[in-house]
Context: one part of a larger RNA
RNA sequence: CACCGCCCGUCAAGUCAACCGAGUAGGUUGCACCCCAAGAUGCUGAGCUAACCCUUCGGGGAAGCAGGUGCCCAAGGUGUGAUUUGCGAGGGGGACUAAGUCGUAACAAGGUAGCCCUAUCGGAAGGUGGGGCUGGAUCACCUCCUU
Numbered sequence: 001c002a003c004c005g006c007c008c009g010u011c012a013a014g015u016c017a018a019c020c021g022a023g024u025a026g027g028u029u030g031c032a033c034c035c036c037a038a039g040a041u042g043c044u045g046a047g048c049u050a051a052c053c054c055u056u057c058g059g060g061g062a063a064g065c066a067g068g069u070g071c072c073c074a075a076g077g078u079g080u081g082a083u084u085u086g087c088g089a090g091g092g093g094g095a096c097u098a099a100g101u102c103g104u105a106a107c108a109a110g111g112u113a114g115c116c117c118u119a120u121c122g123g124a125a126g127g128u129g130g131g132g133c134u135g136g137a138u139c140a141c142c143u144c145c146u147u
Base pairs, nucleotide, nucleotide: 003110005107008103009102011100013097014096015095016094019091020090023087024086025085026084027083028082029081030080031079032078033077034076039072041070042069043068044067047065048064049063052061053060054059113134114133115132116131117130118129119128120127121126
């Protein structure tokens, strides 16, 4: 490689990541309640006991043991939350990918100037209406600057 240019969107194909999603399988964890092992401890202790004390030698006291029971409490169970990981029919968009499809919206006055906001319509770019901007070409005039 310069208008045989550039370029926009739908549709079709592929790849990737994320989102929504009836749900589903786990991890961690909060709260409430149920149940409650072992152990510590409080109370009780009519049964039991060599040591200490008393004894009229029968026993009694003290201290303790078994047992009973209250509280604390691991694990477990139930209910209800939080958070996180995986899977999930399906859904909508996104990014990317030499040579696919449909059109031609933008770039020149791009052949209806373009753009912004908004309403509405349309396979798609987009069209139309309302308001706004010049970052519009062309023509004429005015002001300023340069030669």
This is a predicted structure of a 147-nucleotide part of an RNA (small-subunit ribosomal RNA, 3' minor domain) from a bacterium. The sequence was found in a public genome assembly.